Context: one part of a larger RNA
RNA sequence: UGACGGGGACCCGCACAAGCGGUGGAGGAUGUGGUUUAAUUCGACGCAACGCGAAGAACCUUACCAAGACUUGACAUCCUUGAGAUCCUGUAGAAAUACGGGAGUGCUCGAAAGAGAAUCAAGAGACAGGUGGUGCAUGGCUGUCGUCAGCUCGUGUCGUGAGAUGUUGGGUUAAGUCCCGCAACGAGCGCAACCCUCGAUGCCAGUUGCCAGCAUUAAGUUGGGGACUCUGGCGUGACUGCCGGUGAUAAGCCGGAGGAAGGUGAGGACGACGUCAAGUCAUCAUGCCCCUUACGUCUUGGGCUACACACGUCCUACAAUGGUAUAGACAAAGGGUCGCAAGUAUGCAAAUGCAAGCCAAUCCCAUAAACUAUAUCUCAGUUCGGAUUGUGGGCUGAAACUCGCCCACAUGAAGUCGGAAUCGCUAGUAAACGUAGAUCAGCAUGCUACGUUGAAUACGUUCCCGGGUCUUGUACA
Numbered sequence: 001u002g003a004c005g006g007g008g009a010c011c012c013g014c015a016c017a018a019g020c021g022g023u024g025g026a027g028g029a030u031g032u033g034g035u036u037u038a039a040u041u042c043g044a045c046g047c048a049a050c051g052c053g054a055a056g057a058a059c060c061u062u063a064c065c066a067a068g069a070c071u072u073g074a075c076a077u078c079c080u081u082g083a084g085a086u087c088c089u090g091u092a093g094a095a096a097u098a099c100g101g102g103a104g105u106g107c108u109c110g111a112a113a114g115a116g117a118a119u120c121a122a123g124a125g126a127c128a129g130g131u132g133g134u135g136c137a138u139g140g141c142u143g144u145c146g147u148c149a150g151c152u153c154g155u156g157u158c159g160u161g162a163g164a165u166g167u168u169g170g171g172u173u174a175a176g177u178c179c180c181g182c183a184a185c186g187a188g189c190g191c192a193a194c195c196c197u198c199g200a201u202g203c204c205a206g207u208u209g210c211c212a213g214c215a216u217u218a219a220g221u222u223g224g225g226g227a228c229u230c231u232g233g234c235g236u237g238a239c240u241g242c243c244g245g246u247g248a249u250a251a252g253c254c255g256g257a258g259g260a261a262g263g264u265g266a267g268g269a270c271g272a273c274g275u276c277a278a279g280u281c282a283u284c285a286u287g288c289c290c291c292u293u294a295c296g297u298c299u300u301g302g303g304c305u306a307c308a309c310a311c312g313u314c315c316u317a318c319a320a321u322g323g324u325a326u327a328g329a330c331a332a333a334g335g336g337u338c339g340c341a342a343g344u345a346u347g348c349a350a351a352u353g354c355a356a357g358c359c360a361a362u363c364c365c366a367u368a369a370a371c372u373a374u375a376u377c378u379c380a381g382u383u384c385g386g387a388u389u390g391u392g393g394g395c396u397g398a399a400a401c402u403c404g405c406c407c408a409c410a411u412g413a414a415g416u417c418g419g420a421a422u423c424g425c426u427a428g429u430a431a432a433c434g435u436a437g438a439u440c441a442g443c444a445u446g447c448u449a450c451g452u453u454g455a456a457u458a459c460g461u462u463c464c465c466g467g468g469u470c471u472u473g474u475a476c477a
Base pairs, nucleotide, nucleotide: 001477002476003474004473005472007471008470009469010468011467012466013465015461016460019425020424021423022422023421026316027315028314029313030312031311032310033309034307035306042053043052064302065301066300067299068298069297070296073127077126078125079123080122081121082120083119086103087102088101089100090099091098092097107116108115109114129291130290132289133288134287138285139284140280141279142278143276145274150189151188152187153186154185155184156165157164158163169180170179171178195268196267197266198265200236201235202234203233204232205231206230210225211224214223215222239262242256243255244254245253246252318418322377323376324375325374326373327372328371334365335364336363339358340357343354344353345352346351384415389410390409391408392407393406394405395404431453432452433451434450435449436448437447
């Protein structure tokens, strides 16, 4: 100087407390461990691995296994020789591939011969190739402490020196934020602000958007209009600016006015010096080591989907604040031409046939659902719950057996609110409700976004956990 302490003081955080809803019990989905297996590819392991890499494993993906094949190779550059690009097609085979048959010339230079480019085949070797190893050789990227308020430097001063000072102290703040003081004076990286979205408003602009007044229609449908909504570009607006109190006359704090918004307005992006030899050699790049008729490459099939069990994360429930039936209302944000598909017909339905429109503020996906009204069920393993299984169908795709999703009918399991323990959340939040998108042929209870309805509680900081500052002890570095 640090680190540590079941030392001290001060402060903060959904850390506790106060509340609301969960997990832990059931069934299912998914990931992991274990076991099994020819293979169940690999990685990730307290927080910070376990709906994680994977924004989508039937083939492909695919890295694993079995079998069948290739050896200058599936891919790149160079050399020699030959053919002529290319297209159609037969036999064997699971395919890869092996052996054939037929048609047929092109591009550039050139009159032609020929040369060249691109392509294919054969050959020789330089080489290719490796999701093989090492993340404890690395780059890059990332997690984490933590959006915590810290981490340092120059000069000066003090100390033999390691170092100290500044950065400590008194206040204050979300903040090393600011004020005051001070052997310090300044500065840098962080904080804040500058950026984006939302919230009010002015101007400009009105089509595909809008419709107050005037006509018109079944309908903003059409004429028309730019007022309003909205769209999207430029501005204004919030700064403790004003008032009172308090404070050291300071920084600030408390209350008030005005205001759409008030003291960081709300949310996002943004992550200091560093820590964990943290994670990743399987995104990529890369040193070294290793393989080179194989640890490379191709193909078919299988596996990654197994199942006495254990754990994590979720979904659906156990019901009456509910289930069922009928009728009715209100969003936002997205996507669409190998696409979204209105409408109509068929079908109980999934869906299918025909098909308008739309490269989209124009058309479509697309009825939002919880909600409201009425009726019914009357506390039961039920008109709760939907697992499981059977049968019949639909869709995608060469192909749904291993191993997809959906529909209809039948079947109708566990489950009556969950032990010890444990998680999230402070406001348009929790909880509840639906909608869309990426990936994608098909496949979502996951993920990412979107809106709708919309709470309760916070006395307080003694205690648990984590963190910051000062101080103290230490046989630790």
The prediction has a mean pLDDT of 84. Predicted 3D model of a 477-nucleotide part of an RNA (small-subunit ribosomal RNA, 3' major domain) from an uncultured prokaryote. The full RNA is in RNAcentral, with records from ENA and SILVA.